[in-house]
């Protein structure tokens, strides 16, 4: 330099046109003589900029970051 892949709560990670499931971690409460385990509830996210669309995390283009391969 070229090609491909990925970017979603603190972390991991599903979803792929109709506002995002879950695990783990966090906080509250219950349980216990205390801690741990277990249970209840709460809060927390679609990398950025444009385009298409009634509607974009999803489709298209570009930028950025990371990874892989080739040179």
């Nucleotide at each position: 330099g070229c090609a491909c892949c990925a970017g979603u709560g603190g972390u991991u990670a599903a979803g792929u046109g109709g506002u995002a499931a879950a695990a783990u971690a966090g906080u509250u409460c219950c349980u216990u003589g205390c801690c741990a385990c277990g249970g209840u509830a709460c809060a927390g996210a679609c990398c950025c900029g444009g385009g298409u669309u009634c509607g974009a995390u999803u489709c298209c283009c570009g930028a950025c970051u990371g990874g892989u391969g080739c040179a």
A computed fold for a 71-nucleotide RNA from Ipomoea nil, annotated as transfer RNA. The prediction has a mean pLDDT of 81. Lineage of the source: Eukaryota > Mesangiospermae > eudicotyledons > Solanales > Ipomoea. Rfam family: tRNA. The family's RNA type in Rfam is transfer RNA. Rfam describes the family as follows. Transfer RNA (tRNA) molecules are approximately 80 nucleotides in length. Its family is annotated with triplet codon-amino acid adaptor activity in the Gene Ontology.